RNA sequence: GGGGCCGUAGUCUAGUGGUAUGAUACUACGUUGGGGACGUAGAGGUCCGGAGUUCGAUUCUCCGCGGUCCCA
Numbered sequence: 001g002g003g004g005c006c007g008u009a010g011u012c013u014a015g016u017g018g019u020a021u022g023a024u025a026c027u028a029c030g031u032u033g034g035g036g037a038c039g040u041a042g043a044g045g046u047c048c049g050g051a052g053u054u055c056g057a058u059u060c061u062c063c064g065c066g067g068u069c070c071c072a
Base pairs, nucleotide, nucleotide: 001071002070003069004068005067006066007065010024011023012022018055026042027041028040029039030038048064049063050062051061052060
């Protein structure tokens, strides 16, 4: 320098156009003599940034940023 893939909660992750899923961690309560484990409830997301298309964008298009891999 050229190309592919990826970017969603503290961490990991599902989601092929209609207000985002689960796990883990966290908080409260229950349970226990106490703790762990378990159960119930809760909180936590400007979906990397900008522009475009659309009635509507996490999703499609373009530009940029970051990560990763391949080629040179």

A computed fold for a 72-nucleotide RNA from a marine sediment metagenome, annotated as transfer RNA. The sequence is in RNAcentral, with records from MGnify. Rfam family: tRNA. Gene Ontology term of the family: triplet codon-amino acid adaptor activity. It is annotated as a transfer RNA.